Predicted 3D model of a 112-nucleotide RNA (TPP riboswitch aptamer (THI element)). The sequence was found by an Rfam model in a public genome assembly. Of the family's consensus pairs, 93% are formed in the model.
[in-house]
RNA sequence: GGGGCUUCCCCGGGGGGCCGCUGACACGCGGCUGAGAGGCGGGCGUUGAAGCCCGCGACCCGUCGAACCUGAUCCGGUUGACACCGGCGGAGGGAGGGAGCGGCCACGCACU
Numbered sequence: 001g002g003g004g005c006u007u008c009c010c011c012g013g014g015g016g017g018c019c020g021c022u023g024a025c026a027c028g029c030g031g032c033u034g035a036g037a038g039g040c041g042g043g044c045g046u047u048g049a050a051g052c053c054c055g056c057g058a059c060c061c062g063u064c065g066a067a068c069c070u071g072a073u074c075c076g077g078u079u080g081a082c083a084c085c086g087g088c089g090g091a092g093g094g095a096g097g098g099a100g101c102g103g104c105c106a107c108g109c110a111c112u
Stems, first nucleotide, its partner, number of pairs: 004109002007099004011062004017032005039056006068093003074087004
């Protein structure tokens, strides 16, 4: 200097990847990225695994909606792989009500 945010109550939506080890492609252990990569409790299932469900917690997001899902086992760059960047694409879906505030000035907070 510029743009943004802001209070309270109740409620709701969402994800859990990649690499290594192991008999196992694991919500088992270790490592990586990330706000978050199954933290706690219980249940179904399996020879053991796999595959699932319920409750709670952390985190993110709730129409001003790129949280997250679909297309998608997608396309280009890059990486051992994920991550990351660009595309697809402001495409299709996607979870909110109540109260308060509302102008101007000052103060405050975080970011660049």